Record summary:
A computed fold for a 68-nucleotide RNA from Poeciliopsis occidentalis, annotated as transfer RNA. RNAcentral records the identical sequence in 2 taxa. Taxonomically the source falls in Poeciliopsis (Eukaryota, Metazoa, Cyprinodontiformes, Poeciliidae).
[in-house]
RNA sequence: GUUCUUAUAGUUGAAUACAACGGUGGUUUUUCAAGUCAUUGGUCUAAGUUAGAGUCUUAGUAAGAAUA
Numbered sequence: 001g002u003u004c005u006u007a008u009a010g011u012u013g014a015a016u017a018c019a020a021c022g023g024u025g026g027u028u029u030u031u032c033a034a035g036u037c038a039u040u041g042g043u044c045u046a047a048g049u050u051a052g053a054g055u056c057u058u059a060g061u062a063a064g065a066a067u068a
Stems, first nucleotide, its partner, number of pairs: 001067007010021004022040006044060005
């Protein structure tokens, strides 16, 4: 240089945008832990197609693999 794969919430995973853990506040307890209630937060970036895009197309960015 070329080709391929991946990118989703703080982390992991799934697609009807949901869950588990996590964060924050309340409650419980002499305190911690555990429990319980509420809340928080997301599709790598930019265009395109479509009635509708996490998903399809193109170009980038980052990581990884193969090849020379």
Overview
The RNAcentral record of the sequence draws on ENA.